[in-house]
RNA sequence: AGAGUUUGAUCCUGGCUCAGGACGAACGCUGGCGGCGUGCUUAACACAUGCAAGUCGAACGAGGUAGCAAUACCUAGUGGCGGACGGGUGAGUAACACGUAGGUAACCUGCCUCAUAGUGGGGGAUACCCAGCCGAAAGGUUGGCUAAUACCGCAUAAGCUCUGCAGUUGUAAUACUGUAGAGGAAAGAUUUAUUGCUAUGAGAGGGGCCUGCGUAUGAUUAGCUAGUUGGUGAGGUAACGGCUCACCAAGGCGACGAUCAUUAGCUGGUCUGAGAGGACGAUCAGCCACACUGGAACUGAGACACGGUCCAGACUCCUACGGGAGGCAGCAGUGGGGAAUUUUCCGCAAUGGGCGAAAGCCUGACGGAGCAAUGCCGCGUGGGUGAUGAAGUAUUUCGGUACGUAAAACCCUUUCAGCAGGGACGAAGCGAGUGACGGUACCUGCAGAAGAAGCAUCGGCUAACUACGUGCCAGCAGCCGCGGUAAUACGUAGGAUGCAAGCGUUGUCCGGAAUUAUUGGGCGUAAAGCGAACGUAGGCGGUUAUUUAAGUCUGGACUUAAAGACUGGGGCUCAACCCCAGGAAUGGUUCGGAUACUGGAUGACUAGAGGAUGUCAGAGGAAAGUGGAAUUCCCAGUGUAGCGGUGAAAUGCGUAGAUAUUGGGAGGAACACCAGUGGCGAAAGCGGCUUUCUGGGACAUUCCUGACGCUGAGGUUCGAAAGCUCGGGGAGCAAACAGGAUUAGAUACCCUGGUAGUCCGAGCCGUAAACGAUGGACACUAGGUGUCGGGGGUAUCGACCCCCCCGGUGCCGUAGCUAACGCGUUAAGUGUCCCGCCUGGGGAGUACGGUCGCAAGACUGAAACUCAAAGGAAUUGACGGGGGCCCGCACAAGCGGUGGAGUAUGUGGCUUAAUUCGAUGCAACGCGAAGAACCUUACCUGGCCUUGACAUGCAAGUGGUAGAACCAUGAAAGUGGGACGACCCCGCAAGGGGAGCUUGCACAGGUGCUGCAUGGCUGUCGUCAGCUCGUGUCGUGAGAUGUUGGGUUAAGUCCCGCAACGAGCGCAACCCUUGUGUCCUGUUGCCACUCCCUCGAGAGAGGGAAGCACUCUGGACAGACUGCCUCGCUUAAACGAGGAGGAAGGUGGGGAUGACGUCAAGUCAGUAUGGCCCUUACGGCCAGGGCUGCACACGUACUACAAUGCGCGGCACAAAGGGAAGCUAGGCCGUCAGGCGGAGCAAAUCCCAAAAAACCGCGCCCAGUUCAGAUUGCCGUCUGCAACUCGACGGCAUGAAGCCGGAAUCGCUAGUAAUGGCGCAUCAGCUACGGCGCCGUGAAUACGUUCCCAGGCCUUGUACACACCGCCCGUCACAUCAUGAAAGCCGGUUGUACCCGAAGUCCGCAUUGCCAACCCGCAAGGGGGGCAGCGGCCGAAGGUAUGGCUGGUGAUUGGGAUGAAGUCGUAACAAGGUAGCCGU
Repeated sequence: AGAGUUUGAUCCUGGCUCAGGACGAACGCUGGCGGCGUGCUUAACACAUGCAAGUCGAACGAGGUAGCAAUACCUAGUGGCGGACGGGUGAGUAACACGUAGGUAACCUGCCUCAUAGUGGGGGAUACCCAGCCGAAAGGUUGGCUAAUACCGCAUAAGCUCUGCAGUUGUAAUACUGUAGAGGAAAGAUUUAUUGCUAUGAGAGGGGCCUGCGUAUGAUUAGCUAGUUGGUGAGGUAACGGCUCACCAAGGCGACGAUCAUUAGCUGGUCUGAGAGGACGAUCAGCCACACUGGAACUGAGACACGGUCCAGACUCCUACGGGAGGCAGCAGUGGGGAAUUUUCCGCAAUGGGCGAAAGCCUGACGGAGCAAUGCCGCGUGGGUGAUGAAGUAUUUCGGUACGUAAAACCCUUUCAGCAGGGACGAAGCGAGUGACGGUACCUGCAGAAGAAGCAUCGGCUAACUACGUGCCAGCAGCCGCGGUAAUACGUAGGAUGCAAGCGUUGUCCGGAAUUAUUGGGCGUAAAGCGAACGUAGGCGGUUAUUUAAGUCUGGACUUAAAGACUGGGGCUCAACCCCAGGAAUGGUUCGGAUACUGGAUGACUAGAGGAUGUCAGAGGAAAGUGGAAUUCCCAGUGUAGCGGUGAAAUGCGUAGAUAUUGGGAGGAACACCAGUGGCGAAAGCGGCUUUCUGGGACAUUCCUGACGCUGAGGUUCGAAAGCUCGGGGAGCAAACAGGAUUAGAUACCCUGGUAGUCCGAGCCGUAAACGAUGGACACUAGGUGUCGGGGGUAUCGACCCCCCCGGUGCCGUAGCUAACGCGUUAAGUGUCCCGCCUGGGGAGUACGGUCGCAAGACUGAAACUCAAAGGAAUUGACGGGGGCCCGCACAAGCGGUGGAGUAUGUGGCUUAAUUCGAUGCAACGCGAAGAACCUUACCUGGCCUUGACAUGCAAGUGGUAGAACCAUGAAAGUGGGACGACCCCGCAAGGGGAGCUUGCACAGGUGCUGCAUGGCUGUCGUCAGCUCGUGUCGUGAGAUGUUGGGUUAAGUCCCGCAACGAGCGCAACCCUUGUGUCCUGUUGCCACUCCCUCGAGAGAGGGAAGCACUCUGGACAGACUGCCUCGCUUAAACGAGGAGGAAGGUGGGGAUGACGUCAAGUCAGUAUGGCCCUUACGGCCAGGGCUGCACACGUACUACAAUGCGCGGCACAAAGGGAAGCUAGGCCGUCAGGCGGAGCAAAUCCCAAAAAACCGCGCCCAGUUCAGAUUGCCGUCUGCAACUCGACGGCAUGAAGCCGGAAUCGCUAGUAAUGGCGCAUCAGCUACGGCGCCGUGAAUACGUUCCCAGGCCUUGUACACACCGCCCGUCACAUCAUGAAAGCCGGUUGUACCCGAAGUCCGCAUUGCCAACCCGCAAGGGGGGCAGCGGCCGAAGGUAUGGCUGGUGAUUGGGAUGAAGUCGUAACAAGGUAGCCGU
């Protein structure tokens, strides 16, 4: 510090996700030791048991224990102090609760310290106890006795308190000083010195109250308030105060957010972050609040009191049913809740606290230990050497490689744990004594590598890869995404990587996220400028002078607790941890200083703004009037059969006279031409002409005011169309509606009609893609050009022309900006000010609530849930029922076919035991198959074999072995037997070895699967003209340029131009063949000339010699290149047209040759090959059958339907091939297929071999025929072990359909189509009518490119990129999920009014009862006072009634989201086939 993810790719916007750190955590797997921390975040739920606050006998009486006693000790009660601290928790609280800084002239303060003074003298009770009574208990009650530091008078007392007066300070007196009067204290104990007590003052520490500022969210909470705000008086308090009360006034708070609702203890700090910030508020520390829930007071220095009291409520427990008791949010612990949080431990030794004179007692505060890897820190699980790279495991290309110096082995060490011995500090004040932890830390010794490693991950992000299993299953997943038979992504293993006594996962927070942007973002098109203006508050604001000092800057002081953090030291062996010191603490307060800027005050100015004067343009607004053209309607005339309408029609109108045309009239609405990226207006918007009223603007003059300005939350006004209300109006147009068409349908598009509405008046509505998708104002920053309004200058007779200025409105463009497109003085540039708005897509501008509206609806405006995208601009393709240009037997023009018939053949389908398999639009279907009777053969049935029909290796056996006549059985294969019987090497021989054979083990074998794992080969677009690269240039980039453009070509062929210049693969050419010539060659070819022989009357024929002229064979060369001429192409070139010459002319004809790529095209059954599968079978052998099966459908062919023909007879002319298990001549036989026999020929020699159509002649005479030949019967021939299933051919007989073929469709542009025959491969034969070749005869037509199909180039649109066979919308149906409404129902919370009214304070009463202190009185008694009682105010819980807010639930219902290939249509994206979209 970034990364992944939208796309075919790119840039941007934008969300989601990850890597980091942290935690009071939890869960999974694992777990050696120690130190230091931490440990109910949930139920402020309920609690058994024990403990957590007592102490003092030196306050008091009494009782008791021990003792002979003195005395010592104990303690129920009275009394004192303490139980207001310490400890817990965070429910409540949005508040002076907390933080911070202050105030208290408005206050209190036990214990402690200091100072001053005092402590005299009396009195009456009472608990305990004793006696009695009641009660289950808790407890209560009556009578009697008694003490005090308990209680009560009296005396005395001040600088104390109160009152008055005087003075001082002060803004103010309740302050201070002086003085007069009045009031007002005390307690003793033990002992010989202390300690108490009382009053007053001071201090310290603690507290109360008040104030400034700070401290959550929601406006879908906008108004709140009656003790409320203030005053006077009184009461009350320690104290101010509406704190309380009476009276008076009517205030107080609030957009700087009152009130209400929700949430929350606050802080020091903690975590994170570069910081600013954000989140949190465990442990430690400060403050607050609470103590079962609610209320209340008492006591006290202090409480409205956690382990006190009273009352009410809920709950639990005891009970003798009459009554009682209780409060762990103290420490342990229990139940419960929960993902989850410890011991019913030890000790007061230390620190601290209470009491006490002290000893001491108490202390679950605290000090410690225990449990928990819960966290941080430290240590260990060994170190060195060690290659044969052991074994094993995994993998493998079988060679190896990895684990791996790892292990073993050898040599060492002993931390930690273990055992044994020693053994602390912590303990302090003069000494003694005192240790829970603890026989702990630590030290020493002993033994032995001995007791001690896991977890996660390994597709990318992200370090780390292989094998097997699985087969869209099981599963993984943080995001992208993996898994459908070769998964580095699932599971396991091996290996590797990371961390390590831990490792992962989950959750939460910060970060990354500049993704709420103060630092530090945006708003033309990505989300985002209010439809527009006016204007309130607010924010901001021109020049200058003086002043002030609020902001601002600067210096000092105080504070900002400690701890924490930082820096430097120190102590535990280190570290964590702890200690010390320092700095810092951005904040607040306060005292000074400065005055540039901002603000305040005062004055001045004119450049902003406004006014005045003059001139001007204009569809600016409102009202009234008025004009012509056109449509429609009415009347009348002329006139006759149609009109109208459409793609074509029909509905409709018309013989009752339409349309057309002429004249007249009515009525409403809108204003042609002018008219213009012209004008005006804030926007919406404004258009005939005239008049009236009226708003704004520009220019010129430079006279006046003197900052009067800009923006503008709320607010107000205006605001197209549609719509609404009332009243008019209604010609045309026209939602709805009706009819006609179209269509599969057509609730549409088209047509004929037609009502609201459109128009006017009045009033609502308040929205639009209300758009420049661009808020307003001001300033600055190159220009060029057009136009509108005004002005100036020059010039002119003048209008023009020309130059300049101001204001508006357009285009182009520099810098700059922008993701790009683009913007560019009319900014989207550079700055300032103000307002509005945005923060992923969907849900949704929806729901609920509120405001407005007559309604429609508008404004405001969420959430659950769901997705990993949604989006902008640009790029390359592809596509378009977009455009342009151009090609092709693509159409057109022609010729001949197919589709109809019969047959052949292939396919589908059906059938079958099997009908083996593959090929399936073009580009499968006479295809693989250039030959299925057996074989082939892969299929089926049956019979057999198991190292196998075939290859290699090893081992063993045999080696009279291999082989094998023959026999038996059988359909054969096979099975069983078997006379006979070899070969090689060494050796004299015996014998040994080998080949071979047998057996066994490895393995063979598979036309079994996967062509979507592959190689190779092939088809197709397409012989279409394209496909790319290097360098350069342009662009952020994908990419572009080149390759586009103008011409031209069959061609990206060539030329010209050009930020391109070159190059490659294709095109063309080079190759073969054919067409002409020359030379060479001369047998098997040829025979013109010459010679000879034979036949013949002759013409001539045959043979031979000679020859190579010609033909021919097959080699070499020549030839054709737009080379020449003319014309065209506006220049030139390329090129085109015509011509000459030539055998051939513009690539002469044909062939071979197939760019980058596309179709997961075809082929695992040609072969090869990865993986998988079978192994007495999915291998091998054999026999028979099948591949030939037949209701039917399709493709490809053959033969025909006839006279341009058929039949018969005669007769002529080829090329290219093949031939030895072959071609076979002449001859003979057979009607023929063929047979017999046999010369020649391994072939330019011989044979196949007859070419056929053509030509000549004859017959047929338009008919199912002398056409056509299927089918069938009989008889034959040939091949072959074998023609039944299932061959071909021949003869005789039979003689079917068919008379030119519907929709549709195919081929062909010249030696082509059409037509005629010939040959060859395969092959025993053949289904060949197929395939591949050869020659003969030999046409017609092309105006042309509108249309169909295919293709190429450029351009345009795109929401497509699997690329239009694309994408995609809505209803309906099904399932799931969340949510709104809903008659209601059930809770929570809160307001208001009233009722009841506990405890208790306060007030009142004295006609009630009781009572020791003081007073009067001899006494009785009385007074005073107290207690009880009674009454009153307030008052918790409770009740009644009625509202608000909120949650849950609810038959039914609404839409929404998601889900695999469901249904119906086709709305959108291309002109998406009716351009789309917005409002209504």
Molecule: small-subunit ribosomal RNA
Organism: uncultured bacterium